[in-house]
The prediction has a mean pLDDT of 82. Predicted 3D model of a 72-nucleotide RNA (transfer RNA) from Blyttiomyces sp. JEL0837. Taxonomically the source falls in Blyttiomyces (Eukaryota, Fungi, Chytridiomycotina, Chytridiomycetes). It matches the Rfam family "tRNA". It is annotated as a transfer RNA.
RNA sequence: GCCCGUUUAGCUCAGUGGAAGAGCGCGAGACUUUUAAUCUUGAGGCCAAGGGUUCAACCCCCUUAAUGGGCG
Numbered sequence: 001g002c003c004c005g006u007u008u009a010g011c012u013c014a015g016u017g018g019a020a021g022a023g024c025g026c027g028a029g030a031c032u033u034u035u036a037a038u039c040u041u042g043a044g045g046c047c048a049a050g051g052g053u054u055c056a057a058c059c060c061c062c063u064u065a066a067u068g069g070g071c072g
Stems, first nucleotide, its partner, number of pairs: 001071007010024004018055001026042005048064005
């Protein structure tokens, strides 16, 4: 230099056009003599950034950035 993948909650990941979820973690409550475990509940997201297409974009297109891999 060229090619391919990844980027979504604090962490690991789903979600492939109708507008975002799970597990773990965190807060509160229940239970327990207490802790842990278990159960209930809650908070937490400009979906890497900017633009475009569309009535509508995490999703499709372009550019950029970060990161992983391959080739030279």